């Protein structure tokens, strides 16, 4: 200089005007929240609501069932299905990445199509041997029929270990040697696991569990519209006092009559509506010591939206790299997706120059 890899910061910037909201403090004309002053006002994902927790009410003697996740070890956390270390598999030249990585020697199920045969393994071609008939002097050839044989072909995603010698009619773990694999010691690890040693010819035990199912570990329900509190008018209830068939009310210009009905005042629940919950916090930043590291102790210092018809805007001016995905609703820790671009650090390759 190029090409990446992993971890991290930032997310146009500054100036006037004119709004919006929340606090605090003045004022008076005390406003269904007036009016001025200072301060504060969205994100790295505020987003999808996909795990986990606090919070709050509702259940709950202890235990199963059933459902639902979670699945290599070890450690962090409040707590996770998350993070960190580590082992094993696979990708890449490398830095590194990617990973639901328990059981298939307990049942059960699945394997189209192909193929002779798909789980109780299989003879289709081929390969041998034995025999039969044909031919040929003959060595043998061709056609059959009984066997042997998984070496070699073919058929599939997948044929019951691989490779190589030996051995055989022909073959075959039938022997043997290395690799696979089981199984039992050993050695290093906390531990997953790795080394190595013996020792079993391997039709014991094929593949499939994000097939059912085993096994081990977790899991009670609902979610601020939770929940808690003050509390209008309507109607509806409970107490107490008052009245005794008159009184009220409708129909009706009246009256007769016809219907209907006590009244008065507390009281409790409650519904519009208002308060709280509502932001201090498993919180930011910066030192120290422990640790690989996720994280943890300790000082130290900051004060960071709180809205509820729901604010965070908008117009000018100027500047540059000309501005991306994108908007809080109880909160916090995590994954996942979106993202113009700029920059920081650490490593890898590759080429060139000294």
């Nucleotide at each position: 200089g190029g090409a990446g890899u992993u971890g991290g910061u930032c997310a146009g910037g500054c100036g006037a005007u004119c709004g919006c909201u929340g606090u605090a403090c003045a004022c008076c004309u005390u406003g269904u929240u007036g009016u001025g002053u200072a301060c504060g006002g969205a994100g790295g994902a505020a987003a999808g609501u996909c795990c986990g927790g606090g919070c709050u009410c509702c259940a709950u003697a202890g235990g199963g069932c059933a459902g639902a996740g979670u699945g290599c070890c070890a450690g962090g956390u409040a707590a996770c299905g998350c993070c960190u270390g580590g082992g094993g598999g696979g990708c890449g030249a490398g830095a590194g990445c990617c990973u639901a990585c328990g059981g298939a020697a307990a049942g059960u199920g699945c394997a189209a199509c192909a193929g002779a045969g798909a789980g109780u393994a299989u003879a289709c071609c081929g390969c041998c041997a034995a025999u039969u008939c044909a031919c040929g002097u003959a060595a043998g050839u061709g056609a059959g029929u009984u066997g042997g044989u998984a070496a070699g072909g073919g058929u599939g995603a997948a044929a019951g270990g691989g490779u190589g010698c030996g051995g055989u009619a022909a073959g075959a773990g039938c022997g043997c040697a290395c690799c696979g694999c089981g199984c039992g010691g050993c050695u290093g690890g906390c531990a997953a696991c790795a080394g190595g040693c013996g020792u079993g010819g391997c039709g014991a035990u094929g593949g499939u569990a994000a097939a059912c199912c085993c096994c081990a570990c977790u899991c009670g329900g609902a979610g601020c519209a939770a929940g808690a509190c003050c509390a209008a008018a309507u109607a509806g209830g409970a107490a107490u006092c008052c009245u005794u068939u008159a009184g009220c009310u409708g129909c009706g210009g009246c009256c007769c009559g016809c219907a209907g009905u006590g009244g008065a005042u507390u009281c409790g629940g409650g519904u519009a509506g208002g308060u709280c919950g509502c932001u201090a916090c498993a919180g930011g930043c910066c030192g120290a010591c422990g640790g690989c590291g996720a994280c943890g102790u300790c000082g130290g210092u900051c004060g960071c939206a709180g809205a509820u018809g729901a604010a965070u805007g908008a117009u000018c001016g100027u500047c540059c790299a000309c501005g991306a995905c994108a908007g809080a609703a109880c909160c916090c820790g995590g994954c996942u997706u979106a993202u113009c671009g700029a920059c920081c650090a650490a490593c890898u390759c590759c080429u060139u120059u000294u």
A computed fold for a 354-nucleotide RNA from Halioglobus sp., annotated as Bacterial RNase P class A. It matches the Rfam family "Bacterial RNase P class A". Rfam describes the family as follows. Ribonuclease P (RNase P) is a ubiquitous endoribonuclease, found in archaea, bacteria and eukarya as well as chloroplasts and mitochondria. Its best characterised activity is the generation of mature 5'-ends of tRNAs by cleaving the 5'-leader elements of precursor-tRNAs. Cellular RNase Ps are ribonucleoproteins. RNA from bacterial RNase Ps retains its catalytic activity in the absence of the protein subunit, i.e. it is a ribozyme. Rfam classes the family as a ribozyme. Gene Ontology terms of the family: tRNA processing, dimeric ribonuclease P complex and ribonuclease P activity. The sequence is in RNAcentral, with records from ENA. NCBI's taxonomy places the organism under Bacteria, Gammaproteobacteria, Cellvibrionales, Halieaceae, Halioglobus.